[in-house]
This is a predicted structure of a 347-nucleotide part of an RNA (small-subunit ribosomal RNA, central domain) from an uncultured bacterium.

Context: one part of a larger RNA
RNA sequence: UUGGGUUUAAAGGGAGCGUAGGCCGUGAGGUAAGCGUGUUGUGAAAUGUAGGCGCCCAACGUCUGCACUGCAGCGCGAACUGCCCCACUUGAGUGCGCGCAACGCCGGCGGAACUCGUCGUGUAGCGGUGAAAUGCUUAGAUAUGACGAAGAACCCCGAUUGCGAAGGCAGCUGGCGGGAGCGUAACUGACGCUGAAGCUCGAAAGCGCGGGUAUCGAACAGGAUUAGAUACCCUGGUAGUCCGCGCGGUAAACGAUGGAUGCCCGCUGUGGCGCGCCUGGCGUGCCGCGGCUAAGCGAAAGCAUUAAGCACCCCACCUGGGGAGUACGCCGGCAACGGUGAAACUC
Numbered sequence: 001u002u003g004g005g006u007u008u009a010a011a012g013g014g015a016g017c018g019u020a021g022g023c024c025g026u027g028a029g030g031u032a033a034g035c036g037u038g039u040u041g042u043g044a045a046a047u048g049u050a051g052g053c054g055c056c057c058a059a060c061g062u063c064u065g066c067a068c069u070g071c072a073g074c075g076c077g078a079a080c081u082g083c084c085c086c087a088c089u090u091g092a093g094u095g096c097g098c099g100c101a102a103c104g105c106c107g108g109c110g111g112a113a114c115u116c117g118u119c120g121u122g123u124a125g126c127g128g129u130g131a132a133a134u135g136c137u138u139a140g141a142u143a144u145g146a147c148g149a150a151g152a153a154c155c156c157c158g159a160u161u162g163c164g165a166a167g168g169c170a171g172c173u174g175g176c177g178g179g180a181g182c183g184u185a186a187c188u189g190a191c192g193c194u195g196a197a198g199c200u201c202g203a204a205a206g207c208g209c210g211g212g213u214a215u216c217g218a219a220c221a222g223g224a225u226u227a228g229a230u231a232c233c234c235u236g237g238u239a240g241u242c243c244g245c246g247c248g249g250u251a252a253a254c255g256a257u258g259g260a261u262g263c264c265c266g267c268u269g270u271g272g273c274g275c276g277c278c279u280g281g282c283g284u285g286c287c288g289c290g291g292c293u294a295a296g297c298g299a300a301a302g303c304a305u306u307a308a309g310c311a312c313c314c315c316a317c318c319u320g321g322g323g324a325g326u327a328c329g330c331c332g333g334c335a336a337c338g339g340u341g342a343a344a345c346u347c
Base pairs, nucleotide, nucleotide: 004318005317006316007301008300012315014201015200016199017198021194022193023192025088026087027086029084030083031082033081034080035077036076037075038074039073040072041071042070048066049065050064051063052062053061054060091191092188093187094186095184096183097182098181100179103177104176105175106174107173108172109171110154115149116148117147118146119145120144121143125136126135162169163168206247207246208245209244210243211242216240220236221235222234223233258314259313261311262310263309266292267291268290269289270288271287272286273285274284275283276282277281296303297302320347321346322345329340330339331338332337
């Protein structure tokens, strides 16, 4: 390389947008580049091959024919691919109507709780644990009442619920922005799918500058435990946790399952929208989220119209374990580090 694979054995890029490229709906006409076919030229010799001949045979040599699957020219064909042109509507998009949602950004507002401050009541303990101690407390703590301050998070509702491309998103409310769904079938008329590069987004921790700091809390200190205890438990506590702007770009970034399209038994629950029938309700259509299962698939576990089934298109990735996601080089970054990514050696 061919082939075979990628839920769990090695293997789906964290996600989206999108350049090149690859692939692409229905009908008619044209063309004839790809494709098929006929023919002509050429395809040196040697080699190959068929037959003959020459060395006693063979190897070997020699003669004749063929082949040389290639290239080019000239004709013919038109199913498929390409190209040109005309048309179409089912793919895709738009309009109109309807309701939907923790989707994003900015602002305003609310109550509960923790902590702190002041004042009141009140007196000897509180706190913490397996048990304790460190710690707090007669300078009046803990408890309780009132008032005030500040920061962070939003109980119940709440749910295999909903929304988002993923990360993720939850008090109430206003503004701005985005989205899918259902219905209609008015408009465009293949405008599509995928996507190496590239660009953008991207939890938590981390980094820079400024702010904020109630709670919790790496590091750190102390108290315990223990043979020891640089831990688990306890008392404190800095960075951080929060906000603004910027950087970083990772994850068990998981459904460990790339995206798109079509097709293939059923049962059941639920979110959104519609239609029919006599309201309840029943039946039915579309989109989503779950459970169970037929065929089929699978090494099995299991998957099963939300496929891991049957097909097709495009991208990414895998090729024994360790060495190693390391070294070196390059690129990116303030750094931390990230991306790319070996070999010797060894089993």

Its mean pLDDT, the model's own confidence on a scale to 100, is 87.